A computed fold for a 116-nucleotide RNA from a pig gut metagenome, annotated as c-di-AMP riboswitch aptamer (ydaO/yuaA leader). Model confidence (mean pLDDT): 81 of 100. It matches the Rfam family "c-di-AMP riboswitch aptamer (ydaO/yuaA leader)". Its family is annotated with regulation of gene expression and cyclic-di-AMP binding in the Gene Ontology.

RNA sequence: AGCCGAGUCCAGCUCAGGAGCGGGGGAACCAAUCUUUGGGGUGAAUGCAGUUCUGAAUUGCAAGGGUAGAUCUCUGCCCGAACCCGUCAGCUAACCUCGUAGGCGUAUAGAGAGGA
Numbered sequence: 001a002g003c004c005g006a007g008u009c010c011a012g013c014u015c016a017g018g019a020g021c022g023g024g025g026g027a028a029c030c031a032a033u034c035u036u037u038g039g040g041g042u043g044a045a046u047g048c049a050g051u052u053c054u055g056a057a058u059u060g061c062a063a064g065g066g067u068a069g070a071u072c073u074c075u076g077c078c079c080g081a082a083c084c085c086g087u088c089a090g091c092u093a094a095c096c097u098c099g100u101a102g103g104c105g106u107a108u109a110g111a112g113a114g115g116a
Stems, first nucleotide, its partner, number of pairs: 002104003008019003020100006030090001038088001039085004046062006064079004071113005
């Protein structure tokens, strides 16, 4: 004073909520050739190559992502996780259903374009 993130606002606290934003399931048509080498979901967070005691951990690079007052570009800096479903799910109108957290931070990340 803002930042990551969908994660905000209103109302109520007698009861139950509403709006906004975000996620999942779910026809036809289309697509797909898979089904223990299980499969799938949220998320930027996935892949390759090494080291090692070859369990796992760790190093580097890349895909991808964030970065300070709408937004875009360049440079610099940083991240490149974690969790969940439970044998099961392509897309998907109607319809059904779920979430609305958590974490950082008071220091100057700068420049250019450019809207309000």